The RNA shown here (transfer RNA) has 71 nucleotides and comes from a Candidatus Vogelbacteria bacterium. It matches the Rfam family "tRNA". Its family is annotated with triplet codon-amino acid adaptor activity in the Gene Ontology.
C1' cells in the first nucleotide's frame, strides 16, 4: 500500500427496511435477625458524517477503530 470481516447498554449477544432481543451486571421492593439465594419492577444501547427512502441498526459511499490475509 491492497483485499476481506467486524463496530448494538458497564460486559457478552440476537436482530437484514417500520416502537432493538436476551443473559450477566446495576437500582428499588418483597423474602431473611442480617447476608446470600429467589421473585417482581425499573434505569441503561445501534462508532462518526453524508446519501437513497414516507421511514435506516438494517441499503450505498466516505471516515475512524479493531481483527485477518497478501505485498
Nucleotide at each position: 500500500g491492497g483485499g476481506c470481516c467486524u463496530a448494538u447498554a458497564g460486559u457478552c449477544u440476537a436482530g437484514u427496511g417500520g416502537u432493538a432481543c436476551g443473559a450477566c451486571g446495576c437500582u428499588a421492593c418483597a423474602u431473611u435477625c442480617g447476608c446470600a439465594u429467589u421473585g417482581u419492577a425499573g434505569a441503561g444501547g445501534c462508532g462518526c458524517g453524508a446519501g437513497u427512502u414516507c421511514g435506516a441498526u438494517u441499503c450505498u459511499c466516505g471516515c475512524u477503530a479493531g481483527g485477518u490475509c497478501c505485498a